[in-house]
RNA sequence: GAUCCGUUAGCUCAAUUGGGAGAGCAUCUGGGUCACAACCAGAAGGUCCGCGGUUCGAGCCCGCGACGGAUCA
Numbered sequence: 001g002a003u004c005c006g007u008u009a010g011c012u013c014a015a016u017u018g019g020g021a022g023a024g025c026a027u028c029u030g031g032g033u034c035a036c037a038a039c040c041a042g043a044a045g046g047u048c049c050g051c052g053g054u055u056c057g058a059g060c061c062c063g064c065g066a067c068g069g070a071u072c073a
Stems, first nucleotide, its partner, number of pairs: 001072007010025004019056001027043005049065005
C1' cells in the first nucleotide's frame, strides 16, 4: 500500500426481505431467608463508531473517514 471481516446497553452478542432496537450476564427494586446465596417477579439502561447520500422510512443499502483484527505485497 491492497483486499476482506468487525464496530449495536456496563460486558458478551443477536436483529429475517429496509418498516416495533432485543437476549444472556451484570446493576437496581420487591419477594424469598434469622441473615446471605440460589430461586421468583419487575425496573432501569442505547448519539446502533462518525459524517454525508439513497428512500415515505436506514442498525440494515451506497460513498468517505476513524478504530480493531486477518490475509497478501